Two RNAs folded together computationally: RNase P RNA and transfer RNA, 457 nucleotides in total. It holds a member of the Rfam family "Bacterial RNase P class A". It is annotated as a ribozyme. The coordinates come from a structure-prediction model, not an experiment, and the mean pLDDT is 82.
RNA sequence: GCGGACGGCCGGACGGCCGCGGGGGCCGCAGGGCCCGCGAGGAAAGUCCGGACUCCAGGGAGAAAUGGCGGCGGGUAACGCCCGCCCGGGGCGACCCGAGGGAAAGCGCCACAGAGAACAGACCGCCCGAGGGCCCCGGCCCGAGGGCAAGGGUGAAACGGUGGGGUAAGAGCCCACCGCGUCGGCGGCGACGCCGGCGGCACGGCAAGCCCCGCCAGGAGCAAGGCCGAAUAGGGAUCGCGCGGGGCUUCGGCCCCAGGCUUCUCCCGCCGAGCGAUCCGGGUUGGCUGCUCGAGCCCCUCCGCAAGGACGGGCCUAGAGGAAUGGUCGUCGGCCCCGCAAGGGGCGCACAGAAUCCGGCUUACAGGCCGUCCGCGCGC
RNA sequence: GGGCCACUAGCUCAGGCGGUUAGAGCGCGGUCCUGAUAAGACCGAGGUCUGUGGUUCGAGUCCACAGUGGCCCACCA
Numbered sequence: 001g002c003g004g005a006c007g008g009c010c011g012g013a014c015g016g017c018c019g020c021g022g023g024g025g026c027c028g029c030a031g032g033g034c035c036c037g038c039g040a041g042g043a044a045a046g047u048c049c050g051g052a053c054u055c056c057a058g059g060g061a062g063a064a065a066u067g068g069c070g071g072c073g074g075g076u077a078a079c080g081c082c083c084g085c086c087c088g089g090g091g092c093g094a095c096c097c098g099a100g101g102g103a104a105a106g107c108g109c110c111a112c113a114g115a116g117a118a119c120a121g122a123c124c125g126c127c128c129g130a131g132g133g134c135c136c137c138g139g140c141c142c143g144a145g146g147g148c149a150a151g152g153g154u155g156a157a158a159c160g161g162u163g164g165g166g167u168a169a170g171a172g173c174c175c176a177c178c179g180c181g182u183c184g185g186c187g188g189c190g191a192c193g194c195c196g197g198c199g200g201c202a203c204g205g206c207a208a209g210c211c212c213c214g215c216c217a218g219g220a221g222c223a224a225g226g227c228c229g230a231a232u233a234g235g236g237a238u239c240g241c242g243c244g245g246g247g248c249u250u251c252g253g254c255c256c257c258a259g260g261c262u263u264c265u266c267c268c269g270c271c272g273a274g275c276g277a278u279c280c281g282g283g284u285u286g287g288c289u290g291c292u293c294g295a296g297c298c299c300c301u302c303c304g305c306a307a308g309g310a311c312g313g314g315c316c317u318a319g320a321g322g323a324a325u326g327g328u329c330g331u332c333g334g335c336c337c338c339g340c341a342a343g344g345g346g347c348g349c350a351c352a353g354a355a356u357c358c359g360g361c362u363u364a365c366a367g368g369c370c371g372u373c374c375g376c377g378c379g380c
Numbered sequence: 381g382g383g384c385c386a387c388u389a390g391c392u393c394a395g396g397c398g399g400u401u402a403g404a405g406c407g408c409g410g411u412c413c414u415g416a417u418a419a420g421a422c423c424g425a426g427g428u429c430u431g432u433g434g435u436u437c438g439a440g441u442c443c444a445c446a447g448u449g450g451c452c453c454a455c456c457a
Base pairs, nucleotide, nucleotide: 001376002375003374004373005372006371007370008369009368010367012332013331014330015329016328017327018326020039021038023036024035025034026033027032041351045362046361048360049359050358051357052356053221054220055219056218058268059267060266061265062264063263066217067216068215069214070213071085072084073083074082075081086100087098088097089096090095101212102211106210107209108206109205110204123152124151125148126147127146128145131142132141133140134139135138160178161177162176163175164174165173179201180199181198182197183196184195185194186193187192225289226288227287228286235280236279237278238277239276240275241274244257245256246255247254248253259271260270261269282456283455284454296315297314298313299312301310302309303308333349334347335346336345337344338343381453382452383451384450385449386448387447390406391405392404393403399437408424409423410422411421412420430446431445432444433443434442
């Protein structure tokens, strides 16, 4: 210098005038007026995960069903998120990717092609070959029967791979290495790694098919929910459970059994006459609250490889409700067009935009800045 | 704001537990029939299965993420 990998940050700046939504202060009897200060994002988005909070189910324990998660260790309020590591794959490398438990518990599927597709198989082929034929007499051809699975061919996949020995030809038939399984030792918290022995191979793939193992989960969502006010017909239809049985009684009640209270079971507690669900109707479209101080933001120090945690100090940073956060002017910056240039013209200028609040993931994004590292070339 | 569902031909819909070349009706084009239309008969065209990735030998079908469209909800008695 060129090319690349990863991480982090910004995403217009300043000023004048006029507005909008909250908050605070002052003045005024009041309608109101004046002043000060605050007012979109890194994704506010998709609503894909996890929570806080609120209501419903009477409390607790267990189970089933359903759904989700899945290498190991850690972080966290929690997570399907993050960090570190392991294993597998890709790249010369920085680095990147992986829904990464179990296929020797079972069931199921593996189309087409192919001889054969799961405890398989012989199409071409290789070898032996009774016997027969031909001729230039030591070769060629046909071939019942048998052996083989090395080579060819099919396929996504052919029942271990490579090399050597062996054999009529072959074959884990034998041997070495690799793979696989298993046993032992060592290292590591662990996933796992390394070393050695044994086994001649028995075990194909698919679980984002059913399933098995381990772990997690009650349901709904701020239009949740609470308070006040106004108005109306506590109207109708259908359905599901019920209002139970026995005993004693001094007539007050008491006891036992059954039933109901989350899908089931058990324990405790509660219930006693109506309760609940769905649909069609009636009325309202008001106010207050939940509501923004919170797993909050910034800085120093310490612990940790890191994600993160702890101590201390500082700060307050939208809270609307048919819903504010805007308009305009000027200077600078940016982008586009014309021009050799001086200069001129255009664009308010990426994606977008709060709605109970947090932690993540994913998706969209003009342009720009910073840092670390890798490869190649050149110079010293 | 919150919850849920569906995308297959121009339109309306099928496609079982993944298999070779995705079907039906209406519509569209052509030929026949008719004096001419309609109806009818025969033939034909028309598909990125919403998109992008992944699992698998193989995806309309299974999984994830996007996109588009649609539906539901408040309070009171």